[in-house]
RNA sequence: GGAACCUCAUUGGGGUGCCCGAAUCACGGGCUGAGAGGCGGGUGGCUUCCCGCCAACCCAUGGAACCUGAUCCGGGUCGUGCCGGCGUAGGGAAUGAGGGCGAAGGGCAG
Repeated sequence: GGAACCUCAUUGGGGUGCCCGAAUCACGGGCUGAGAGGCGGGUGGCUUCCCGCCAACCCAUGGAACCUGAUCCGGGUCGUGCCGGCGUAGGGAAUGAGGGCGAAGGGCAG
RNA backbone atom coordinates (compact mmCIF):
# COMPACT_ATOMS: atom_id res chain seq x y z
C1' G A 1 0.00 0.00 0.00
C1' G A 2 -4.70 -2.36 -0.66
C1' A A 3 -7.00 -3.09 -7.69
C1' A A 4 -9.96 -5.98 -11.08
C1' C A 5 -13.26 -9.49 -9.69
C1' C A 6 -16.55 -12.54 -6.41
C1' U A 7 -20.11 -13.23 -2.29
C1' C A 8 -23.55 -11.52 1.31
C1' A A 9 -26.72 -7.92 3.82
C1' U A 10 -29.71 -3.74 3.64
C1' U A 11 -31.90 -0.21 0.58
C1' G A 12 -33.63 1.24 -4.01
C1' G A 13 -35.11 0.85 -9.42
C1' G A 14 -37.94 -1.98 -13.23
C1' G A 15 -41.13 -4.82 -16.71
C1' U A 16 -45.21 -8.18 -17.10
C1' G A 17 -46.15 -8.33 -24.00
C1' C A 18 -48.21 -11.28 -28.29
C1' C A 19 -51.40 -15.29 -30.64
C1' C A 20 -55.62 -18.95 -30.51
C1' G A 21 -60.19 -20.58 -28.17
C1' A A 22 -66.66 -18.46 -25.46
C1' A A 23 -64.84 -19.74 -21.03
C1' U A 24 -71.43 -20.43 -15.18
C1' C A 25 -65.64 -15.75 -16.83
C1' A A 26 -62.21 -12.10 -16.46
C1' C A 27 -60.21 -18.47 -17.68
C1' G A 28 -57.56 -22.39 -20.58
C1' G A 29 -53.73 -23.48 -24.26
C1' G A 30 -49.50 -21.69 -27.08
C1' C A 31 -44.90 -18.06 -28.37
C1' U A 32 -40.62 -15.15 -26.79
C1' G A 33 -37.98 -14.27 -22.40
C1' A A 34 -34.23 -14.10 -16.51
C1' G A 35 -39.15 -12.97 -15.51
C1' A A 36 -45.43 -12.73 -18.72
C1' G A 37 -47.05 -15.42 -11.31
C1' G A 38 -50.48 -15.35 -6.91
C1' C A 39 -54.17 -12.95 -3.80
C1' G A 40 -57.76 -9.07 -3.05
C1' G A 41 -60.83 -5.15 -4.97
C1' G A 42 -63.20 -2.56 -8.91
C1' U A 43 -64.91 -2.36 -13.81
C1' G A 44 -66.34 -4.88 -17.90
C1' G A 45 -67.11 -8.75 -21.59
C1' C A 46 -68.05 -12.73 -26.69
C1' U A 47 -62.05 -12.24 -27.72
C1' U A 48 -62.04 -6.41 -24.09
C1' C A 49 -59.40 -4.36 -18.52
C1' C A 50 -57.67 -1.25 -14.35
C1' C A 51 -55.79 -0.62 -9.31
C1' G A 52 -53.44 -2.32 -4.73
C1' C A 53 -50.50 -5.82 -2.06
C1' C A 54 -47.30 -10.00 -2.13
C1' A A 55 -43.94 -13.34 -4.65
C1' A A 56 -40.37 -14.67 -8.34
C1' C A 57 -36.93 -12.53 -11.70
C1' C A 58 -33.62 -8.79 -13.61
C1' C A 59 -30.93 -4.31 -12.62
C1' A A 60 -28.39 -0.32 -9.40
C1' U A 61 -23.76 5.01 -11.95
C1' G A 62 -17.49 1.18 -15.06
C1' G A 63 -25.50 1.66 -15.05
C1' A A 64 -28.80 -1.60 -22.59
C1' A A 65 -32.63 -3.76 -16.01
C1' C A 66 -36.08 -0.33 -17.70
C1' C A 67 -38.17 4.39 -19.94
C1' U A 68 -38.12 8.11 -24.09
C1' G A 69 -37.45 8.83 -29.29
C1' A A 70 -41.50 5.26 -31.28
C1' U A 71 -48.01 5.11 -34.18
C1' C A 72 -39.59 4.94 -35.97
C1' C A 73 -36.39 1.85 -39.84
C1' G A 74 -34.99 -3.23 -41.93
C1' G A 75 -36.01 -8.53 -41.61
C1' G A 76 -39.14 -12.37 -40.06
C1' U A 77 -43.91 -14.15 -37.96
C1' C A 78 -50.57 -16.29 -37.45
C1' G A 79 -48.93 -12.24 -34.20
C1' U A 80 -45.87 -9.40 -30.78
C1' G A 81 -39.20 -5.36 -28.61
C1' C A 82 -39.82 -11.91 -32.14
C1' C A 83 -34.64 -10.56 -34.23
C1' G A 84 -31.47 -6.58 -35.78
C1' G A 85 -30.83 -1.22 -36.29
C1' C A 86 -31.54 3.32 -33.82
C1' G A 87 -27.36 3.06 -29.49
C1' U A 88 -20.43 6.16 -28.41
C1' A A 89 -28.55 9.21 -28.56
C1' G A 90 -31.53 11.42 -24.22
C1' G A 91 -32.90 9.63 -19.27
C1' G A 92 -32.36 5.89 -15.40
C1' A A 93 -32.04 3.18 -9.09
C1' A A 94 -26.24 2.60 -3.80
C1' U A 95 -24.49 1.93 0.57
C1' G A 96 -22.10 -1.32 3.96
C1' A A 97 -19.45 -5.86 5.27
C1' G A 98 -16.45 -10.02 3.91
C1' G A 99 -13.28 -12.63 0.46
C1' G A 100 -9.39 -11.42 -2.99
C1' C A 101 -4.92 -10.02 0.76
C1' G A 102 -0.92 -8.20 4.87
C1' A A 103 -1.48 -10.23 -2.60
C1' A A 104 0.57 -7.20 -6.51
C1' G A 105 3.14 -2.77 -6.59
C1' G A 106 6.12 1.19 -4.30
C1' G A 107 9.59 3.33 -0.62
C1' C A 108 13.55 3.47 3.22
C1' A A 109 17.74 1.32 5.77
C1' G A 110 21.69 -2.32 6.11

A computed fold for a 110-nucleotide RNA from a Hyphomicrobiales bacterium, annotated as TPP riboswitch aptamer (THI element). It matches the Rfam family "TPP riboswitch aptamer (THI element)". From the family's description: Vitamin B(1) in its active form thiamin pyrophosphate (TPP) is an essential coenzyme that is synthesised by coupling of pyrimidine and thiazole moieties in bacteria. The previously detected thiamin-regulatory element, thi box was extended, resulting in a new, highly conserved RNA secondary structure, the THI element, which is widely distributed in eubacteria and also occurs in some archaea. Analysis of operon structures identified a large number of new candidate thiamin-regulated genes, mostly transporters, in various prokaryotic organisms.